């Protein structure tokens, strides 16, 4: 070079033919049992904002649509493969 498969919160990983992003699992916090802790249970947990409202966010820049994590098209990066 040519062809595949992937990059989504702090980490792993969902999003089932385009329709509620971040289920669910770790992890963090707080509270509960405990003399204390661990172990478990309950309740939180992308970001911005003092907070409501609201905006933003799927590697990065366009496009297509009323709507895009998903389709197109170009770049980047990660693993296979052929040469």
């Nucleotide at each position: 070079g040519c062809c595949c498969g992937g990059g989504u919160g702090g980490c792993g990983g969902a999003a089932u033919u385009g329709g509620c992003a971040u289920a669910c699992g770790c992890g963090c916090a707080a509270c509960a049992c405990u003399u204390a802790a661990a172990a478990u249970g309950u309740u939180g947990u992308g970001c911005c904002c003092a907070a409501a409202a609201g905006g933003c966010u799927u590697g990065c820049g366009g496009g297509u649509u009323c709507g895009a994590g998903u389709c197109c098209c170009g770049c980047c990066c990660c693993g296979g493969g052929c040469a």
Molecule: transfer RNA
Organism: Candidatus Andersenbacteria bacterium RIFCSPHIGHO2_02_FULL_46_16